[in-house]
RNA sequence: ACAGGAGAACAGGCGGCCGCUGACGGGCUUUUCGCCCGUUGGAGGAAAGUCCGAACACCACAGGGCAGGGUGCUCCGUAACGCGGAGUCGCGGCGACGCGAAGGAAAGUGCAACAGAGAGCAGACCGCCUUGCGGCUUUAAGCCGCAGGGUAAGGGUGAAACGGUGCGGUAAGAGCGCACCAGUUCUCCGGGCGACCGGGGAAGCUAGGUAAACCCCACCCGGUGCAAGACCAAAUAGGAGGGCGUCACGAGGCCGGCCCGGCCCAUGCCCUCGGGUAGGUCGCAAGAGGCUCGCGGGCAACCGCAGUCCAAGAUGAAUGGCCGCCGCCCGCUUCACGCGGGAACAGAAUUCGGCUUACGUUCCCCUGUCCCC
RNA sequence: CGGGACGUAGCGCAGUUUGGUAGCGCACCUGAAUGGGGUUCAGGGGGCCGGAGGUUCAAAUCCUCUCGUCCCGACCA
Numbered sequence: 001a002c003a004g005g006a007g008a009a010c011a012g013g014c015g016g017c018c019g020c021u022g023a024c025g026g027g028c029u030u031u032u033c034g035c036c037c038g039u040u041g042g043a044g045g046a047a048a049g050u051c052c053g054a055a056c057a058c059c060a061c062a063g064g065g066c067a068g069g070g071u072g073c074u075c076c077g078u079a080a081c082g083c084g085g086a087g088u089c090g091c092g093g094c095g096a097c098g099c100g101a102a103g104g105a106a107a108g109u110g111c112a113a114c115a116g117a118g119a120g121c122a123g124a125c126c127g128c129c130u131u132g133c134g135g136c137u138u139u140a141a142g143c144c145g146c147a148g149g150g151u152a153a154g155g156g157u158g159a160a161a162c163g164g165u166g167c168g169g170u171a172a173g174a175g176c177g178c179a180c181c182a183g184u185u186c187u188c189c190g191g192g193c194g195a196c197c198g199g200g201g202a203a204g205c206u207a208g209g210u211a212a213a214c215c216c217c218a219c220c221c222g223g224u225g226c227a228a229g230a231c232c233a234a235a236u237a238g239g240a241g242g243g244c245g246u247c248a249c250g251a252g253g254c255c256g257g258c259c260c261g262g263c264c265c266a267u268g269c270c271c272u273c274g275g276g277u278a279g280g281u282c283g284c285a286a287g288a289g290g291c292u293c294g295c296g297g298g299c300a301a302c303c304g305c306a307g308u309c310c311a312a313g314a315u316g317a318a319u320g321g322c323c324g325c326c327g328c329c330c331g332c333u334u335c336a337c338g339c340g341g342g343a344a345c346a347g348a349a350u351u352c353g354g355c356u357u358a359c360g361u362u363c364c365c366c367u368g369u370c371c372c373c
Numbered sequence: 374c375g376g377g378a379c380g381u382a383g384c385g386c387a388g389u390u391u392g393g394u395a396g397c398g399c400a401c402c403u404g405a406a407u408g409g410g411g412u413u414c415a416g417g418g419g420g421c422c423g424g425a426g427g428u429u430c431a432a433a434u435c436c437u438c439u440c441g442u443c444c445c446g447a448c449c450a
Base pairs, nucleotide, nucleotide: 001369002368003367004366005365007363008362009361010360012326013325014324015323016322017321018320020042021041022040023039024038025037026036027035028034044345048356049355051354052353053352054351055350056225057224058223059222063260064259065258066257068221069220070219071218072217073087074086075085076084077083088102089100090099091098092097103216104215108214109213110210111209125155126154127151128150129149130148131147132146133145134144135143136142163181164180165179166178167177168176182206184203185202186201187200188199189198190197191196229282230281231280232279239273240272241271242270243269244268250265252264253263254262275449276448277447289309290308291307292306294305295304296303297302328342329341330340331339332338374446375445376444377443378442379441380440383399384398385397386396393430401417402416403415404414405413406412423439424438425437426436427435
C1' cells in the first nucleotide's frame, strides 16, 4: 500500500428568530367556550418487524390428566427466555476469525422421483471364473453360440451401491486370513464441575441417508392482551328473532381445545338483528432504571457496595423550519487560509429484557500478501 | 395499538396436508370452416411459484428472516 477480520463510540454543538404541543402560574372575559403573557418539559439506536421472554390486568381457584405447542452439546448468568458469556465438538477460511434447530437413525413406522440389473441386512446388466452340450479347428489350447452355477475385485447408473490400502489366498473372487488406517461397542488409566480430551487393551469384521418426516427421550408452557381492566357521565325501543332452561340434578346452560372438575337453575343465560353514545378520569411513567473508564468478586456475561442523575405521556395525536458561528466528512489547493458541496436509517402510543431487520461516520486492535528502511 | 389470512402465467384460481417433470378456465398466437366479422374446431406459446438464506440427493410445498396486500377487534343498554 492493497485485501480482509473483530470490537467500541457518536448520531452534531451554541446563539437568535418564527412555529407545534403537554404541565404550572398570571391576565382578559359575568361564567363557559376561548384568547394572550410568562416559566418549564418535549423521540431512538433502532422508537421498526411484533419474532421470543416477562411485568401488569382480567378470565374460573389457574388444580390433575389428555390433546396441542415449544426448546434440544456443556457449565454459568438472568425475574425469565428460543437471549447473553465462557467452553466442547463439527464445518468453512492460508490466517485474524466466522458459522452451527449440535439429543436419538444398532426402539418402531415411513420416504428416496429419474436413471440403474439392484435403493436396504439389496443386486449378476457388462465383465471374470467354471460345468454341460453344439459348432470352428488334425488334436490340445483358444474362439463362438445355448443352458446352468460361482463371484461384489473391475466397468456402468445414481445424490447415495453394504469400510479403505497392501500382501496372502482362490478356478475366479470375497474380512476368507493377516498387517496398517478409519469407524462402532465394551473396558482400564489420567485430566476436566461438565460437554469432552489424551493414552492403553479386547471384541466382532462394519450395523448407509433423512427426525426444519411421523416418532422416542429429557425439560418447559392455562388463555387473552392496556380496544387488558376500573370508575364517572350522556343517550336509546331495555325492541325483534332464535337456542337452552325455569316441575324433572339432566342427554341442560356457562366455563382457556377436550375430560375430570367448578358455577348456575332465577321470568335467567347465550347468539343474531335492530337502537343509542362515540365524552372524561385512572391504568400511565422512580423502574428487574441509567451513569461512574469508582471499589470489591468473576476469564467473561453479570453480581454486590458506594456515589450520582433521571417529570414526553400526547389521542386525528405535538417534538419542526430558517439564519449566523464553530466542529466533522468530501472535492479544488503542497499544507493552512479560502471556495463549493454533504450529513444516513428513521420517528413514541402500557412498560421492560432480548433477537432480527434498516442505516451514516469515526476510532482502536488483529490477520494475510507485496514493497521500502 | 392488538389479532388473523393471503401472495403461483396478463386476470381469476388449483397444487402446499403426505417434498419428486407446475396445471385449469378466460385472455394471447397460428391454422381451418365464412365474402368478412362473431362463433366453433384443431394446434401452440407464455411462470422459476413476492424476495433472501437454510434443511434435504431434491423445496411452490419444510424452517428462519424480510417485503407487500387484505380482513377483524370501541363502549352502553